A computed fold for a 476-nucleotide part of an RNA from an uncultured bacterium, annotated as small-subunit ribosomal RNA, 3' major domain. The prediction has a mean pLDDT of 85. RNAcentral holds the full RNA, with entries from ENA.
Context: one part of a larger RNA
RNA sequence: UGACGGGGGCCCGCACAAGCGGUGGAGCAUGUGGUUUAAUUCGAUGCAACGCGAAGCACCUUACCUACCCUUGACAUUUUCGGAAGGCUUAAGAGAUUAGGCCGUGCCGCGAGGAGCCGAAGGACAAGUGCUGCAUGGCUGUCGUCAGCUCGUGUCGUGAGAUGUUGGGUUAAGUCCCGUAACGAGCGCAACCCCUAUGUCUAGUUACCAUCAAGUCAAGUUGGGGACUCUAGAGAGACUGCCGGUGACGAACCGGAGGAAGGUGGGGAUGACGUCAAGUCAUCAUGGCCUUUAUGGGUAGGGCUACACACGUGCUACAAUGGGCUGUACAGUAAGAAGCGAAGCGGUGACGUGGAGCGAAACUGCAAAGCAGCUCGUAGUCCGGAUUGGAGUCUGCAACUCGACUCCAUGAAGUUGGAAUCGCUAGUAAUCGCGAAUCAGCAUGUCGCGGUGAAUACGUUCUCGGGCCUUGUACA
Numbered sequence: 001u002g003a004c005g006g007g008g009g010c011c012c013g014c015a016c017a018a019g020c021g022g023u024g025g026a027g028c029a030u031g032u033g034g035u036u037u038a039a040u041u042c043g044a045u046g047c048a049a050c051g052c053g054a055a056g057c058a059c060c061u062u063a064c065c066u067a068c069c070c071u072u073g074a075c076a077u078u079u080u081c082g083g084a085a086g087g088c089u090u091a092a093g094a095g096a097u098u099a100g101g102c103c104g105u106g107c108c109g110c111g112a113g114g115a116g117c118c119g120a121a122g123g124a125c126a127a128g129u130g131c132u133g134c135a136u137g138g139c140u141g142u143c144g145u146c147a148g149c150u151c152g153u154g155u156c157g158u159g160a161g162a163u164g165u166u167g168g169g170u171u172a173a174g175u176c177c178c179g180u181a182a183c184g185a186g187c188g189c190a191a192c193c194c195c196u197a198u199g200u201c202u203a204g205u206u207a208c209c210a211u212c213a214a215g216u217c218a219a220g221u222u223g224g225g226g227a228c229u230c231u232a233g234a235g236a237g238a239c240u241g242c243c244g245g246u247g248a249c250g251a252a253c254c255g256g257a258g259g260a261a262g263g264u265g266g267g268g269a270u271g272a273c274g275u276c277a278a279g280u281c282a283u284c285a286u287g288g289c290c291u292u293u294a295u296g297g298g299u300a301g302g303g304c305u306a307c308a309c310a311c312g313u314g315c316u317a318c319a320a321u322g323g324g325c326u327g328u329a330c331a332g333u334a335a336g337a338a339g340c341g342a343a344g345c346g347g348u349g350a351c352g353u354g355g356a357g358c359g360a361a362a363c364u365g366c367a368a369a370g371c372a373g374c375u376c377g378u379a380g381u382c383c384g385g386a387u388u389g390g391a392g393u394c395u396g397c398a399a400c401u402c403g404a405c406u407c408c409a410u411g412a413a414g415u416u417g418g419a420a421u422c423g424c425u426a427g428u429a430a431u432c433g434c435g436a437a438u439c440a441g442c443a444u445g446u447c448g449c450g451g452u453g454a455a456u457a458c459g460u461u462c463u464c465g466g467g468c469c470u471u472g473u474a475c476a
Stems, first nucleotide, its partner, number of pairs: 001476002003473003007470007015460002019424005026316008034307002042053002064302007073125001077124002079121005086103007107114002127291002130289003136285002138280003141276001143274001148187006154163003167178003193268004198236001200234005208225002212223003239262001242256005318417001322376007335364002339358002344353003383414001388409007430452007
């Protein structure tokens, strides 16, 4: 100087408390451990691994296993020789591949040949998801969006170092003020950026429809309008600016006014010096080591989907604030051409047929919870839907291992969950549906979107984590 203390002081955080809803019990989905296996490819392992890499494992992917094959190789540069390239086709084989048949002869050219592609031979070499993340770059997680981390000069100290950065207030903040052997400065904080909340101006189609007219069973449907909503550009607006009080005449705090919004208005992006030899050699790049008829390459089938079990994360429930049936209302984000696919028709249905319209403010898509009525009457039930049998639909060469969905039948556990533990302070939690990426197909996951919409916070004694000052030290 740090680090640590079941030392002290001050302060903060869904840290506790006050509340609401969960997990832990059940079934299933998914990941992991373990076990099994020819293989169950590899990585990630307290917080900060475990719906993680994987924004999609039937083949492919694929790295694993088995079998069958290749050895200058699937790919790059290069030498020699031959042939345009390429297309069609026969046989064997699981295929890779092997053995043939037919067609075809292009471009440039100084007529030697050349470019490009294919085949054969050869060596230099290729190749490696092989090892080392404790040799590395890059990228990332984490403490933590915590308020800290430093430097120059000066001063003090023999020196390591200290001071500044401590103190008194204040703040979300090393934020600002005052004091001060310090005076300044840098990286962080804040602001500048994006979205959102309110007016104004400009613009008015594909969006809108108040007034006028037409029109319909109904309908911005039509003429029209530029008011409103909206769209998208410009600009305004919030700054403790104003008033009162407190305060040290300060910084600031408390209350109020006006205002759409009030004290960082609400979200996002943004992550200091560093820590964990944190993670990644399997994104990529790369040193070293290793393999070179194999640890490289190709193909087929299998596996990554196994299953006495254990754990994590979720979905669905255990019902009446509910289940079922009928009727009826209201979104936003976003996507669409090998695409989204309307009306109509067929089917109980998944879906099929059909093909209008739309490269989309134009076309495509029933929002659901909600509301109204009827029914069920506390029961393992008209709750719950696992599992299983049968019959189908769709995608795709192909759904056996191993897809999703539909219909009929079946109808398991489950009656609110021990110790323990998690999230959340407002348009939040809870609850309800919708969309997108990946994608042929496959979503309870992920990322977004809107609808309905709470309870509680006395407070900082305690638990956990963190910041500052101070104190002790058998620690570095």